RNA sequence: AGCAGGACAGGUCGUCGCUGCGCCGUUCUCCAUGCGGGAAUGGCGGGGAGGAAAGUCCGGGCUUCAGAGGGCAGAGUGCUGGAUAACGUCCAGGAGGAGUGAUCCUCGGAGAGCGCCACAGAAAGCAAACCGCCACCUCCGGGUGGUAAGGGUGAAACGGUGGAGUAAGAGACCACCAGUCGGUACGGUGACGUAUCGAGCUAGGCAAGCCCCAUUCGAAGCAAGACCAAAUAGGGAAGCGGGUCGGCCCGGCCAACGCUUCCGGGUAGGUUGCUUGAGGGUGCAGGCAACUGCACUCCUAGAGGAAUGACGACCACCUGCUGUGGCAGUGCGCCGCAGCAGGGACAAAACCCGGCUUACAGUUCAGCU
Numbered sequence: 001a002g003c004a005g006g007a008c009a010g011g012u013c014g015u016c017g018c019u020g021c022g023c024c025g026u027u028c029u030c031c032a033u034g035c036g037g038g039a040a041u042g043g044c045g046g047g048g049a050g051g052a053a054a055g056u057c058c059g060g061g062c063u064u065c066a067g068a069g070g071g072c073a074g075a076g077u078g079c080u081g082g083a084u085a086a087c088g089u090c091c092a093g094g095a096g097g098a099g100u101g102a103u104c105c106u107c108g109g110a111g112a113g114c115g116c117c118a119c120a121g122a123a124a125g126c127a128a129a130c131c132g133c134c135a136c137c138u139c140c141g142g143g144u145g146g147u148a149a150g151g152g153u154g155a156a157a158c159g160g161u162g163g164a165g166u167a168a169g170a171g172a173c174c175a176c177c178a179g180u181c182g183g184u185a186c187g188g189u190g191a192c193g194u195a196u197c198g199a200g201c202u203a204g205g206c207a208a209g210c211c212c213c214a215u216u217c218g219a220a221g222c223a224a225g226a227c228c229a230a231a232u233a234g235g236g237a238a239g240c241g242g243g244u245c246g247g248c249c250c251g252g253c254c255a256a257c258g259c260u261u262c263c264g265g266g267u268a269g270g271u272u273g274c275u276u277g278a279g280g281g282u283g284c285a286g287g288c289a290a291c292u293g294c295a296c297u298c299c300u301a302g303a304g305g306a307a308u309g310a311c312g313a314c315c316a317c318c319u320g321c322u323g324u325g326g327c328a329g330u331g332c333g334c335c336g337c338a339g340c341a342g343g344g345a346c347a348a349a350a351c352c353c354g355g356c357u358u359a360c361a362g363u364u365c366a367g368c369u
């Protein structure tokens, strides 16, 4: 100078507050009058955000609903092996690429098909003739044909070098090399590697455009859900009253209406879900590792339209200026001390975990080049 990880995220005291919990009071209120419930308020004690609480991008737990099984559609994933509750995460490896290096980045198929490839360029996927080169013709301006060796354009122009060949040329041919595909042997669980033989002589990029192949996937989410449950309105049942048939009673039918009793559902409201969990730390054992097992040990918000704050003092830290001491030595460096001024990031739980991504003043610890 750089690469790649871990830890921390100012401290102490004082004053004034905020929000739960426990205990003790005061006032009001309710009843079933009790060591009772509720509301307001006061005192004391004790608890009170993060490494990302964030973005809400993946995966799981939990909950309700749905669900024989299979298929289509849709969505996701994509080298190999492993870890895990699971993953698009992590670990180890493979291949390709970047870097002197530590290290970092990428990952099925473009030889199944369709589609696209700006600008420039003659031509952008199967061939193609702008300049040049060669042959022939010519009215000497050029025209016709051949040619992908050379020039030019472009991010990209259809293998490279040499030879032979030709009018000039060209994998059209030959040797070597590179690459592709196929076979064999050996190594590896595998991705793949090494060696060798053969083929056609060569095949551009994009799959984050459609697509193909393999594989995974029910839906919605704590405002999930569970329990208790007023007032008012409405529903159901029974009884009495009522209407009707009838001269009257019994009885039958009706039930829009009134009263009483009972039942059930839902709303307001309350309780729960709620924080002890795939949890953290240490040691031992297994494993290259991710991780797993065992033992011991620790417990640290649980609010809910949402608290965790403000001010002051001192100390520590950072930056700048001024002064000054030491070392080195001339070169602007390195290590300190004092004074003054300024600064303190990113951001804040909302059911809970595992990840990813993004943001971040500064401090610090090991490792590697």
Base pairs, nucleotide, nucleotide: 001369002368003367005365006364007363008362010315011314012313013312014311015310016309018048019047021045022044023043024042025041026040027039028038029037030036031034050346054357055356057355058354059353060352061351062221063220064219065218074217075216076215077214078213079093080092081091082090083089094107095106096105097104098103108212109211113210114209115206116205117204130151131150132147133146134145135144136143137142159177160176161175162174163173178202180199181198182197183196184195185194186193187192225272226271227270228269235263236262237261238260239259240258241257242254243253244252245251279298280297281296282295283294284293285292286291317343318342319341320340321339322338323337324336325335326334327333